[in-house]
RNA sequence: GCCGAUAUAGCUCAGUUGGUAGAGCAACUCAUUCGUAAUGAGUAGGUCAUGAGUUCGAGUCUCAUUAUCGGCU
Numbered sequence: 001g002c003c004g005a006u007a008u009a010g011c012u013c014a015g016u017u018g019g020u021a022g023a024g025c026a027a028c029u030c031a032u033u034c035g036u037a038a039u040g041a042g043u044a045g046g047u048c049a050u051g052a053g054u055u056c057g058a059g060u061c062u063c064a065u066u067a068u069c070g071g072c073u
Base pairs, nucleotide, nucleotide: 001072002071003070004069005068006067007066010025011024012023013022019056027043028042029041030040031039049065050064051063052062053061
């Protein structure tokens, strides 16, 4: 230099054909217990990497950029 993959909650990851952004773990609160753990119920947590475009509507489609990983030279 060229090609490809990935980027979504604190962490690991889903998100189908474009139509209200989710799960598990972690955190917090409550219940249970003499107390802790475990268990149950609930709460909070998001500029969907950045910028632009298409569209009534974009995490999803298009383009550019950035970062990480892999391959080729």
A computed fold for a 73-nucleotide RNA from a bacterium, annotated as transfer RNA. Rfam family: tRNA. Rfam classes the family as a transfer RNA. It was read from a public genome assembly. Its mean pLDDT, the model's own confidence on a scale to 100, is 82.